This is a predicted structure of a 92-nucleotide RNA (Guanidine-I riboswitch aptamer) from Oceanobacillus limi. The sequence was found by an Rfam model in a public genome assembly. Of the family's consensus pairs, 100% are formed in the model. Its mean pLDDT, the model's own confidence on a scale to 100, is 86. Its Rfam family is "Guanidine-I riboswitch aptamer". Gene Ontology term of the family: regulation of gene expression.
[in-house]
RNA sequence: UUAAAAGUUUUCUAGGGUUCCGCACCUAAUGGUGGUCAGGUCCGAGAGAAAACGCACGAAAGUGUACACGGAGGGGGAAAAGCCCGGGAGAU
Numbered sequence: 001u002u003a004a005a006a007g008u009u010u011u012c013u014a015g016g017g018u019u020c021c022g023c024a025c026c027u028a029a030u031g032g033u034g035g036u037c038a039g040g041u042c043c044g045a046g047a048g049a050a051a052a053c054g055c056a057c058g059a060a061a062g063u064g065u066a067c068a069c070g071g072a073g074g075g076g077g078a079a080a081a082g083c084c085c086g087g088g089a090g091a092u
Base pairs, nucleotide, nucleotide: 007053008052009051010050011049012048015043016042020040021039022037023034024033025032026031054065055064056063057062067087069090073085074084075083
């Protein structure tokens, strides 16, 4: 810049680990070890919440935006995850 239509984005939560901070222990000190440390920063849901935009219908006001069980494995600039592969493989 262009888009997209079981659409997109933002905020938050379930959840996640350990870069940084803090906390605990060690050291004369610089620093080191620990996430089987409550937490803050950080990541974070298709099937969680809220909102905005968009889309469809309608003269307008406005209405609708439904349904949704799911591995293993791989990826993941700290690492992991309900994150990504993925509304996948499968199941019904």